[in-house]
RNA sequence: UUGAUCCCGCGCGGGAGAGAAUGGCGCCGCCCCUUCGCCGGGUGCGGCACGCCGUCGCCGAAGGCGCAACCGGCCCCCGGAAACGCUCAGGCAGAAGAACCGCGUGGGGAAGG
Numbered sequence: 001u002u003g004a005u006c007c008c009g010c011g012c013g014g015g016a017g018a019g020a021a022u023g024g025c026g027c028c029g030c031c032c033c034u035u036c037g038c039c040g041g042g043u044g045c046g047g048c049a050c051g052c053c054g055u056c057g058c059c060g061a062a063g064g065c066g067c068a069a070c071c072g073g074c075c076c077c078c079g080g081a082a083a084c085g086c087u088c089a090g091g092c093a094g095a096a097g098a099a100c101c102g103c104g105u106g107g108g109g110a111a112g113g
Base pairs, nucleotide, nucleotide: 001113002112006108007107008106009105010104011103012102013101014100019056021055022054023053024052025051026048027047028046029045030044031042032041033040057092058091059090063088064086065085066084070080071079072078073077
């Protein structure tokens, strides 16, 4: 002086799975009664991804956890740890999110030249 593997952040693209479940309250619209009209009342129908509370079923790729495949060590113990397992959280139309992959870019660091 240059600077790979690797790590972190950012941008773009791709990115699965599982009930548009159900009940109540609440809200909105239509209808009926009342009224000059508004207010009010009724229960009937429809809707709610955005409000709340509950019920059962399910998913697994944010995160988390594991007594866990696997890896390492001073080795019958300890450490690390998966896309495996668990489902706390999260999710089950769409949107959002999404491990991981690709491209670009900024930073760290340092083998080597």

A computed fold for a 113-nucleotide RNA from Teichococcus oryzae, annotated as Glycine riboswitch aptamer.
Rfam family: Glycine riboswitch aptamer. Its Rfam clan is "Glycine riboswitch clan". Its family is annotated with glycine biosynthetic process in the Gene Ontology.
The sequence was found by an Rfam model in a public genome assembly.
Lineage of the source: Bacteria > Pseudomonadota > Alphaproteobacteria > Acetobacterales > Roseomonas.
The model forms 91% of the base pairs in the Rfam consensus.